[in-house]
Model confidence (mean pLDDT): 84 of 100. Predicted 3D model of a 345-nucleotide part of an RNA (small-subunit ribosomal RNA, central domain) from a metagenome. The RNAcentral record of the full RNA draws on SILVA.

Context: one part of a larger RNA
RNA sequence: UUAGGUUUAAAGGGUGUGUAGGCGGAGAGGUAAGUCAGAGGUGAAAUCCCACAGCUCAACUGUGGAACUGCCUUUGAUACUGCUUUUCUUGAGUAUAGUUGAGGUAGGCGGAAUGUGUAGUGUUGCGGUGAAAUGCUUAGAUAUUACACAGAACACCGAUUGCGUAGGCAGCUUACUAAGCUUUACUGACGCCGAUGCACGAAAGCGUGGGUAGCGAACAGGAUUAGAUACCCUGGUAGUCCACGCCGUAAACGAUGAUCACUCGCUGUUGGCGAUACAUAGUCAGCGGCUGAGCGAAAGCAUUAAGUGAUCCACCUGGGGAGUACGUCGGCAACGAUGAAACUC
Numbered sequence: 001u002u003a004g005g006u007u008u009a010a011a012g013g014g015u016g017u018g019u020a021g022g023c024g025g026a027g028a029g030g031u032a033a034g035u036c037a038g039a040g041g042u043g044a045a046a047u048c049c050c051a052c053a054g055c056u057c058a059a060c061u062g063u064g065g066a067a068c069u070g071c072c073u074u075u076g077a078u079a080c081u082g083c084u085u086u087u088c089u090u091g092a093g094u095a096u097a098g099u100u101g102a103g104g105u106a107g108g109c110g111g112a113a114u115g116u117g118u119a120g121u122g123u124u125g126c127g128g129u130g131a132a133a134u135g136c137u138u139a140g141a142u143a144u145u146a147c148a149c150a151g152a153a154c155a156c157c158g159a160u161u162g163c164g165u166a167g168g169c170a171g172c173u174u175a176c177u178a179a180g181c182u183u184u185a186c187u188g189a190c191g192c193c194g195a196u197g198c199a200c201g202a203a204a205g206c207g208u209g210g211g212u213a214g215c216g217a218a219c220a221g222g223a224u225u226a227g228a229u230a231c232c233c234u235g236g237u238a239g240u241c242c243a244c245g246c247c248g249u250a251a252a253c254g255a256u257g258a259u260c261a262c263u264c265g266c267u268g269u270u271g272g273c274g275a276u277a278c279a280u281a282g283u284c285a286g287c288g289g290c291u292g293a294g295c296g297a298a299a300g301c302a303u304u305a306a307g308u309g310a311u312c313c314a315c316c317u318g319g320g321g322a323g324u325a326c327g328u329c330g331g332c333a334a335c336g337a338u339g340a341a342a343c344u345c
Stems, first nucleotide, its partner, number of pairs: 004316003007299002012313001014200004021193003025088007033081002035077008049065006091190001092187004097182002100179001103177007110154001114150008125136002162169002205246006214240002219235004257312006265290009276279001294301002318345003327338004
């Protein structure tokens, strides 16, 4: 490079946006760049191939042919592609109205629980475990009652639910913004994918300043044990929370890239629209279950495809060495990105 692949064997980028680039709906006209056909020129010789001939054969050599799949010029063809003019509405989008939702951001409010403080009642244990002990308690604990304060998380509803590009999002409420769907009108291919770039991106971690109830790496003690740097118990610092700024990684998973078209059925559910006419058929957009054809190594997937096709991007090519070394780029650092080879089986 060709070819084959990427749910689980190696392999889908964490997600979006979008530059270059690749690909691109229907009708008509023009053009003739690509494309196709004819003609002319050129494509040195040798080599290669074919035929015949010459050295006793062969290698080798000679003669002839074919070929040189290319390039240039010219004359035509116009289905497809390109360019251009024009028209269209089904792709895409815009506007208005309505509806739905844990979508996002900022602010406000709430109750339960926990802990602490003060006060009351009350007196000897409480707590914890497999059993214990460390720990707390006569300076009055635990329990219980009242009041106050603090921080964090939001029981029931709750679901096989909903929303979001992904990460993710759940007490209540207001404002703003945004998304999807349906209806009507409008624009008229404005589309799809997308190397580099840019933005977002759980948890942990980092910087500065706050906050700290509970939980809790590290750490200390008590147990267990042959030992116990653990599992269990009593404490407990960072952290977890907030603001601003970094980090940029995850089994970032549906281990399944995005978009479009097509392809048997049964059943549940969410939100619209709803003929009939009063609780439903149907339909559109989602979310689930089961089962065919087909696919698959099988497990299984099966209109939300891993089926049948099209376009574009990313990635893979035996195990280890190794996501390591070196270099470069990024970062305050931790580290991240890119990413080998020797050697070995």